A computed fold for a 119-nucleotide RNA, annotated as SAM riboswitch aptamer (S box leader). The sequence was found by an Rfam model in a public genome assembly.
RNA sequence: UAAUUAUCAAGAGUGACGGUUAGGGAAUUGGCCCUGUGAUCCGUCCGGCAACCUACCCCAAACCCUUCGACGGGCUCAGGGCAAGGUGCCAAAUCCAGCCCGCGAGGGAAAGAUAGAUA
Numbered sequence: 001u002a003a004u005u006a007u008c009a010a011g012a013g014u015g016a017c018g019g020u021u022a023g024g025g026a027a028u029u030g031g032c033c034c035u036g037u038g039a040u041c042c043g044u045c046c047g048g049c050a051a052c053c054u055a056c057c058c059c060a061a062a063c064c065c066u067u068c069g070a071c072g073g074g075c076u077c078a079g080g081g082c083a084a085g086g087u088g089c090c091a092a093a094u095c096c097a098g099c100c101c102g103c104g105a106g107g108g109a110a111a112g113a114u115a116g117a118u119a
Stems, first nucleotide, its partner, number of pairs: 001119002004116005013046001015045005023034003028098004047090003052086003056081003063074003094111001099108003
C1' cells in the first nucleotide's frame, strides 16, 4: 500500500512544561464548535480509559483418565477475569448533515479511524 473481517451514541486530559504561529475540528459544501486567555501541530513528562492481539487466572459443555456407575482429576474452542507486554484512545456521536429508504423517530450506504489475520 491492497483486498478482507470486527468495532465506532459507552469510557477516559479541552493535563503540565517547552517549541512554532494562525488557523483548526481527515477530504469537499453547509451548519455548529475550538482558537492570540496561543488552538492545531511537534517534543518531553505525568495521569487515565478501553480490552483488538499476546501472556496469565477462573470455568461450563464436549473429550480424556479413574470408576461397576458417579464423585473426582485433566484438558480447552464458548464464557468470565486481569491489565504485564504490543497497539489504540482521552472536547462535542467519526461534532452534525449531504447519497438511498422513511411523514417522522430512525435505518442503511459511502468515506474515514482503530485492531486482527493475509499478500
The coordinates come from a structure-prediction model, not an experiment, and the mean pLDDT is 82.